[in-house]
RNA sequence: CAGGCAGACCGGGAAAUCGCGGCAGGGCAAACCUGCCGAGGAAAGUCCGCCCUCCACAGGGCGCGGUGCUGGCUAACUGCCAGGCAGGGUAACCUGACGGCACAGUGCAACAGAGAGGCAUAGUGCGCGGCAUAAGCCGCGCGAGGGUGAAACGGCGGUGUAAGAGACCACCAGUGUGCUUGGUGACAAGCAUAGCUAGGCAAACCCCACCGGGAGCAAGGUCAAGCAGGCGCAUGGGGGCUGCCCGUCCCACAGAAAGCGCCGGGUCGGCUGCACGAGGUGUUUGGUAACAAACAUCCCAGAGAGAUGAUUUCCACUCCGGGCAACCGGAGAACAAAAGGCGGCUUAUAGGUUUGGCUGGAUA
Numbered sequence: 001c002a003g004g005c006a007g008a009c010c011g012g013g014a015a016a017u018c019g020c021g022g023c024a025g026g027g028c029a030a031a032c033c034u035g036c037c038g039a040g041g042a043a044a045g046u047c048c049g050c051c052c053u054c055c056a057c058a059g060g061g062c063g064c065g066g067u068g069c070u071g072g073c074u075a076a077c078u079g080c081c082a083g084g085c086a087g088g089g090u091a092a093c094c095u096g097a098c099g100g101c102a103c104a105g106u107g108c109a110a111c112a113g114a115g116a117g118g119c120a121u122a123g124u125g126c127g128c129g130g131c132a133u134a135a136g137c138c139g140c141g142c143g144a145g146g147g148u149g150a151a152a153c154g155g156c157g158g159u160g161u162a163a164g165a166g167a168c169c170a171c172c173a174g175u176g177u178g179c180u181u182g183g184u185g186a187c188a189a190g191c192a193u194a195g196c197u198a199g200g201c202a203a204a205c206c207c208c209a210c211c212g213g214g215a216g217c218a219a220g221g222u223c224a225a226g227c228a229g230g231c232g233c234a235u236g237g238g239g240g241c242u243g244c245c246c247g248u249c250c251c252a253c254a255g256a257a258a259g260c261g262c263c264g265g266g267u268c269g270g271c272u273g274c275a276c277g278a279g280g281u282g283u284u285u286g287g288u289a290a291c292a293a294a295c296a297u298c299c300c301a302g303a304g305a306g307a308u309g310a311u312u313u314c315c316a317c318u319c320c321g322g323g324c325a326a327c328c329g330g331a332g333a334a335c336a337a338a339a340g341g342c343g344g345c346u347u348a349u350a351g352g353u354u355u356g357g358c359u360g361g362a363u364a
Base pairs, nucleotide, nucleotide: 001360002359003358005356006355007354008353009352010351012315013314014313015312016311017310018309020038021037022036023035024034025033026032040335044346045345047344048343049342050341051340052216053215054214055213064212065211066210067209068208069083070082071081072080073079084098085096086095087094088093099207100206105205106204107201108200124145125142126141127140128139129138130137131136154172155171157169158168159167173197175194176193177192178191179190180189181188182187220272221271222270223269229263230262231261232260233259241255242254243253279298280297281296282295283294284293285292286291317332318331319330320329321328322327
């Protein structure tokens, strides 16, 4: 210098004017005035986990769903950190649902191919025998060579044989078992031994281990108009209605309604939940790290289906045009926006800053 890898961060800045939401103070109150605060790295998707709330709940089984190498962190997790193993990359580094020798059982595998699972099979082939002049045909043995395929079930050399084959032998690979050493562990290394090889797929059923009640802030709590309901009181005066009566009138009695008070329910609505929290920032200490602890400091949106905006000037960035240049003119600037809160994951994102490794080249 070029290329590549892994992170961290910013998400235009300053000022003025007008405007919006919340809180506090002043103001008897209203209007108004003053002060303070007012979106994000993802506020998003709502995919996980938890706090909180209500309901349900003796214990056990079945079923359903989830997770799945080891150690640690955390309130918890399908999260994070560190490590092991496998695969990829020259490397920095990346990826992995990574329990089950798929020897419990069931199932699946396009096309091609004889055959995709079973002590299987014969299109090509090797060998022997029979027939035949021969080409060839039939029977038996074989599973080595060729061919198909992503995959045909150890490799290579030899012994052996009619031809062959782990049929047998040496070496190597791989698997199980046992022992030793190292490690908390996953695991690694070494030695011995066994059948001589057991194909792939469990984000297919299944098996094993562990975990899991349901619904959600429109949860829930609280205050409570109106209206409907129930109960009680008053029934003094005047007038009316209904019942009581065989009928009519009057009296007495009872009832309804109007009045007042109370009760429980909880509709409209108000308040709360709801902003001091697993909180932010900084330093120190412990730890490889995730993280934890101590100390200091800060208070930082909270709603009505919902405020957080607009304009101007200067500076910074990018592009276009003009100019030798200084500079001038014009245009642009992402993804997207809280609604109970918190920790993660995933997805979107113009442009820019920065740190640490790696590879190649050049120069000294």
Bacterial RNase P class A from a Pseudomonadota bacterium, 364 nucleotides, folded computationally. It matches the Rfam family "Bacterial RNase P class A". It is annotated as a ribozyme. Lineage of the source: Bacteria > Pseudomonadati > Pseudomonadota. A source record names the gene rnpB.